Description:
Transfer RNA from Cryptomonas curvata, 71 nucleotides, folded computationally. Its Rfam family is "tRNA". By type it is a transfer RNA. Model confidence (mean pLDDT): 80 of 100.
């Protein structure tokens, strides 16, 4: 330099174009003599910018980041 893949919460994964789910972590409360375990609740997200569409995590384009391969 060229090509390809991936990008969702603090972490790991979901979501046929129909309005973002779950587990773990964290915080609070209940239970417990205390701790652990258990139960309940709460907070934190679609890489960025355009386009198509009534509607985009999903489809298209560009950029950015990471990874892989070739040279």
């Nucleotide at each position: 330099g060229c090509a390809a893949a991936u990008g969702u919460a603090a972490a790991u994964u979901a979501a046929u174009g129909g309005u973002a789910a779950a587990u773990u972590c964290a915080u609070u409360g209940c239970c417990u003599u205390c701790c652990a375990a258990g139960c309940a609740a709460u907070u934190u997200a679609u890489a960025u910018g355009a386009g198509u569409u009534c509607a985009a995590u999903u489809c298209u384009c560009a950029u950015c980041a990471u990874u892989u391969g070739c040279a």